[in-house]
Molecule: c-di-GMP-I riboswitch aptamer
Organism: Pseudomonadota bacterium
RNA sequence: GACAGACAAAACCAAACCUGUCGCAAGGCAGGGACGGAAAGCCAAGGGUCUCAACAGAUAGCCGGGCUGCCUUG
Numbered sequence: 001g002a003c004a005g006a007c008a009a010a011a012c013c014a015a016a017c018c019u020g021u022c023g024c025a026a027g028g029c030a031g032g033g034a035c036g037g038a039a040a041g042c043c044a045a046g047g048g049u050c051u052c053a054a055c056a057g058a059u060a061g062c063c064g065g066g067c068u069g070c071c072u073u074g
Stems, first nucleotide, its partner, number of pairs: 003074001004072002012037002017032006035061001041067003046063002048059004
């Protein structure tokens, strides 16, 4: 350095639900809360799904892909 991810250790994120708030909505953000997560960090340009009368949006914790990153039994 690459691969891999342990009945290891340290740190991290936080589903449902509740409260507040923004949004027509999907949903976002903040606090509480933990079902889970080795990229559940970032990216909406590929596929999917959802919202919208439409324009257009949402989802990276649906899948694929790109970029970056903690630890180290092997």